[in-house]
RNA sequence: GCCGCGGUGGCGGAAUUGGUAUACGCGCACGGUUCAGAGCCGUGUGAGAGCAAUCUCUUGGAGGUUCAACUCCUCUCCGCGGCA
Numbered sequence: 001g002c003c004g005c006g007g008u009g010g011c012g013g014a015a016u017u018g019g020u021a022u023a024c025g026c027g028c029a030c031g032g033u034u035c036a037g038a039g040c041c042g043u044g045u046g047a048g049a050g051c052a053a054u055c056u057c058u059u060g061g062a063g064g065u066u067c068a069a070c071u072c073c074u075c076u077c078c079g080c081g082g083c084a
Base pairs, nucleotide, nucleotide: 001083002082003081004080005079006078007077010026011025012024019067027045028044029043030042031041032040033039046057047056048055049054060076061075062074063073064072
């Protein structure tokens, strides 16, 4: 230099043919169980604003296509593998 795969909440990781994101697990918070703890069980948990109802933002970064983008297109950054 060329080719391929990948980057999503605090972490791992899912998301059918583009159909309105964070399922599931871990962790964390609170509560229950216990003499106490571990374990187990229940509820909650992306970010910001707001007393609240609710609103806005968010898939490495920037643009584009579309009514609609994690998904398609372009540029770019980073990681892994292959070829030279």